Background: The part of an RNA shown here (small-subunit ribosomal RNA, 5' domain) has 512 nucleotides and comes from an uncultured bacterium. Rfam family: Bacterial small subunit ribosomal RNA.

Context: one part of a larger RNA
RNA sequence: GAUGAACGCUGGCGGCGUGCUUAACACAUGCAAUUCGAACGGAAAGGCCUGUACUUGUACAGGUACUCGAGUGGCGAACGGGUGAGUAACACGUGGGUGAUCUGCCCUGCACUGUGGGAUAAGCCCGGGAAACUGGGUCUAAUACCAUAUAGGACCACUUCUUGGAUGUUGUGGUGGAAAGCUUUUGCGGUGUGGGAUGAGCCUGCGGCCUAUCAGCUUGUUGGUGGGGUAAUGGCCUACCAAGGCGGCGACGGGUAUCCGGCCUGAGAGGGUGUACGGACACAUUGGGACUGAGAUACGGCCCAGACUCCUACGGGAGGCAGCAGUGGGGAAUAUUGCACAAUGGGCGCAAGCCUGAUGCAGCGACGCCGCGUGGGGGAUGACGGCCUUCGGGUUGUAAACUCCUUUCGCUAUCGACGAAGCCACCUUGGGUGGUGACGGUAGGUAGAUAAGAAGCACCGGCUAACUACGUGCCAGCAGCCGCGGUAAUACGUAGGGUGCAAGCGUUGUCC
Numbered sequence: 001g002a003u004g005a006a007c008g009c010u011g012g013c014g015g016c017g018u019g020c021u022u023a024a025c026a027c028a029u030g031c032a033a034u035u036c037g038a039a040c041g042g043a044a045a046g047g048c049c050u051g052u053a054c055u056u057g058u059a060c061a062g063g064u065a066c067u068c069g070a071g072u073g074g075c076g077a078a079c080g081g082g083u084g085a086g087u088a089a090c091a092c093g094u095g096g097g098u099g100a101u102c103u104g105c106c107c108u109g110c111a112c113u114g115u116g117g118g119a120u121a122a123g124c125c126c127g128g129g130a131a132a133c134u135g136g137g138u139c140u141a142a143u144a145c146c147a148u149a150u151a152g153g154a155c156c157a158c159u160u161c162u163u164g165g166a167u168g169u170u171g172u173g174g175u176g177g178a179a180a181g182c183u184u185u186u187g188c189g190g191u192g193u194g195g196g197a198u199g200a201g202c203c204u205g206c207g208g209c210c211u212a213u214c215a216g217c218u219u220g221u222u223g224g225u226g227g228g229g230u231a232a233u234g235g236c237c238u239a240c241c242a243a244g245g246c247g248g249c250g251a252c253g254g255g256u257a258u259c260c261g262g263c264c265u266g267a268g269a270g271g272g273u274g275u276a277c278g279g280a281c282a283c284a285u286u287g288g289g290a291c292u293g294a295g296a297u298a299c300g301g302c303c304c305a306g307a308c309u310c311c312u313a314c315g316g317g318a319g320g321c322a323g324c325a326g327u328g329g330g331g332a333a334u335a336u337u338g339c340a341c342a343a344u345g346g347g348c349g350c351a352a353g354c355c356u357g358a359u360g361c362a363g364c365g366a367c368g369c370c371g372c373g374u375g376g377g378g379g380a381u382g383a384c385g386g387c388c389u390u391c392g393g394g395u396u397g398u399a400a401a402c403u404c405c406u407u408u409c410g411c412u413a414u415c416g417a418c419g420a421a422g423c424c425a426c427c428u429u430g431g432g433u434g435g436u437g438a439c440g441g442u443a444g445g446u447a448g449a450u451a452a453g454a455a456g457c458a459c460c461g462g463c464u465a466a467c468u469a470c471g472u473g474c475c476a477g478c479a480g481c482c483g484c485g486g487u488a489a490u491a492c493g494u495a496g497g498g499u500g501c502a503a504g505c506g507u508u509g510u511c512c
Stems, first nucleotide, its partner, number of pairs: 001511003005508005012372006018365002020330001025328003029325003035074002039072002042068002046066001047064008082283003092207007101200002106196008114148004123138006155174004161168001181188002209255003216246003221243008258280004262273004285306005308319004336362001338361003344358001345356004375405004385396004409453001411448005419439001422436006456501005461482003467496005477484002
């Protein structure tokens, strides 16, 4: 000098930041991923209207399409948010390669969107179960599913050109293979294929911890051939063959640890560090597994096993806060079970809009940085009081009183935003009108009153700025080092005085 700090004493205001470093311990409760009726059958859940009965706000019946519970279907749920347990590794950083690859939504080019079919959920009926849930029968729809037609392109085989090497490119042949409609006002979609963009996978050079009281390690091990698998290369896997491969430039083993941009320090070189913010990686109660999908470490998906917790009618079931709050526990120690989708961004939707503990804000904490205030001018009889004294006085000290002035911040009253130049609706035809703010009656403006409401902490032997008195008497105590205290202690305790910082000041921990 620095700090995600803690502790002691003290504490006026504001702005911007920041806040479980320990138990990746266990979690009550609420919320954190839905959306689309312009894909579908519907109206059984709710609302509204009408009628009847009356118990006067309920029941029943009918209607409406206000919209919509539940259901089929589509998209999303792989983003966003959290944590750092594991990992010494192509995990990360940086530079390359992919002639070994994939890529939903988006942009763009070309070509198409023909003809048919059978089911099933919801519903209705009958059941099983304490529940979670679940069985049978029957009916129905689709942008759900299936068949078929069409195919210049895709795929496969051969071939031409280019290349060091072809899966690139040209030609021939062959196999099997597409589609979906909805709205009508603009429109929104679907299928095949080429290119782009974005995102990702894989390979690779170099770089960054400690330890030799770890010296040898390795059998799918190292390489080849055939095959399998993958979007794709590859012992990735498998059969056979060969006997290789790594290591004192530290293999193998052990310990520790997410990595980086950065941050702290330092003149620099370097040393330390990785909290917040940004990028990458890994993980989601522990271990394993696949499914779906363009994409999976699948946190709020599924299955199995383990530990734990809960419900049970004992037959069986349910759960996963390292999301936001919050609770217990651990700890020196770390916050509200807040408001809003107004803005920014994301998902769905033609849109209106809905959802969004992302985000924007507010609350708590002097935890940090920065700013402001606690008054300013005059004022000597140098008042009173305190302390010291050589008893003359000195000092506190222009300090106070007194007088003049100001009113920041705070208080009271009143007005009151920007953030919305956006977005939405309507009328319209470039314009107009209306609506939309969590923060917030906040920031800010104006007015009013009054010096009024606002100073502490550490130190004073030397290092090191700052001295006397009393008490104590090697006691009580101090102390970073040297050291101080045993009767005149500037070093202990108190007082007066002084010095340094100041809404903080000291102490402790850690780094340079």